[in-house]
RNA sequence: AAUAUUCUUUGGGGCGAGGUGAAAAUCCUCACCGGCAGUAAAAGUCUGCGAAGGAAAACCGGCUGCGGUUUUCCCCGAAUCGGUGAAAUUCCGAUACCGACGGUAUAGUCCGGAUGGGAAAAGGCAAGG
Numbered sequence: 001a002a003u004a005u006u007c008u009u010u011g012g013g014g015c016g017a018g019g020u021g022a023a024a025a026u027c028c029u030c031a032c033c034g035g036c037a038g039u040a041a042a043a044g045u046c047u048g049c050g051a052a053g054g055a056a057a058a059c060c061g062g063c064u065g066c067g068g069u070u071u072u073c074c075c076c077g078a079a080u081c082g083g084u085g086a087a088a089u090u091c092c093g094a095u096a097c098c099g100a101c102g103g104u105a106u107a108g109u110c111c112g113g114a115u116g117g118g119a120a121a122a123g124g125c126a127a128g129g
Base pairs, nucleotide, nucleotide: 006124007123008122009121010120016030017029018028019027031109032108033099034098035049036048037047038046044097045096053074054073055072056071057070058069059068060067061066079095080094081093082092083091101112102111103110
């Protein structure tokens, strides 16, 4: 100096007002929010990843129904115009758009699975070559 191992910690925000109604933080009008890495320059809308949902296989548990773990596969939303610049679908301006499943008057914002999982970030220990 580089590689690999392992441990610890961190690791998602947002309904305020009015209307209708028996009932709505769910409908209507306005409001509000934006995980991780990358990218010639900072991104909810570009590229990739994570979370949610589905399937298969292996293993474990169970009398059965079925449950759990791991791996793999599937699925996986949404943006344009103008400006500056060497460079921006990332900045500035304008106008748009998107947001799992279960519950409940129809939910990105409430409650629940979840004191869960997790992309990843930071820090530390020890050993070998």
Molecule: FMN riboswitch aptamer (RFN element)